This is a predicted structure of a 73-nucleotide RNA (transfer RNA) from an archaeon. Its Rfam family is "tRNA". Gene Ontology term of the family: triplet codon-amino acid adaptor activity.
[in-house]
């Protein structure tokens, strides 16, 4: 230099015939408890690595670049 996986919520990942983005854990509220945990219900919380292309429609597919992991010279 080349080639292959890979990037999604604070963490660890799901979403693989394109159709209004989810889970577990953690955070917070509220219950429950003499207090705490622990358990129960809820909320918050992502322009899906950037930046273009295709499509009515893109996390999905296509080019480029950045960032991790392997391989190969």
């Nucleotide at each position: 230099g080349c080639c292959u996986c890979u990037g999604u919520a604070g963490c660890u990942c799901a979403g693989u015939a394109g159709g209004u983005a989810g889970a577990g854990c953690a955070u917070c509220a509220c219950g429950c408890u003499g207090u705490u945990a622990a358990c129960g219900u809820g909320a918050g919380g992502g322009u899906c690595g950037c930046a273009g292309g295709u499509u009515c429609g893109a996390g999905c597919c296509c080019u480029g670049c950045c960032g991790g992991a392997g391989g190969c010279g």

It was read from a public genome assembly.